Predicted 3D model of a 106-nucleotide RNA (SAM riboswitch aptamer (S box leader)) from Jeotgalibacillus salarius. The sequence was found by an Rfam model in a public genome assembly. Its Rfam family is "SAM riboswitch aptamer (S box leader)". Rfam's curators write: The SAM riboswitch is found upstream of a number of genes which code for proteins involved in methionine or cysteine biosynthesis in Gram-positive bacteria. The prediction has a mean pLDDT of 80.

[in-house]
C1' cells in the first nucleotide's frame, strides 16, 4: 500500500521551540493563525478500539485503565454525488463517494 469490518452531533489544552501558514483532497463557502499558524517535544487530560474484570451468553451487559493505539476549534467545520421533501433564499432530511481511527487479514 490493498481488503474486511466497527465507529464517526459526546468528551478533554498547557508549557517548550518554530516562525506562516492551518483546516485530507480538487477551482467553493465558512473559519482559525503574528494576541504566533504547521512539524517537532514534554506533561496533562479525553475516549474505551484493542485490553483486563464480573455477570449474563450466543456475543451482550457493568465496571477499571494498568499496557498497545487514537484523540484533546467548530458534525469528518460545510458543501460537492444521487434521492425525497419545501420553495426561488438556496433550506431540511436520508443515503453515496472521499476521508479518519481501530481490529483483523494479504
Nucleotide at each position: 500500500u490493498u481488503c474486511u469490518u466497527a465507529u464517526c452531533a459526546u468528551g478533554a489544552g498547557a508549557g517548550g521551540c518554530g516562525g506562516a501558514g492551518g483546516g485530507a483532497a480538487c477551482a467553493g463557502g465558512c473559519c482559525c493563525g503574528u494576541u504566533g499558524a504547521a512539524a517537532c517535544c514534554u506533561c496533562a487530560g479525553c475516549a474505551a478500539c484493542c485490553u483486563u474484570c464480573a455477570c449474563a451468553u450466543a456475543u451482550g451487559u457493568g465496571a477499571a485503565a494498568a499496557g498497545g493505539u487514537g484523540c484533546u476549534a467548530a458534525a469528518u467545520c460545510c458543501a460537492u454525488c444521487c434521492u425525497g421533501c419545501a420553495a426561488c433564499a438556496u433550506g431540511c432530511a436520508g443515503g453515496g463517494a472521499a476521508g479518519a481511527u481501530g481490529a483483523g487479514a494479504a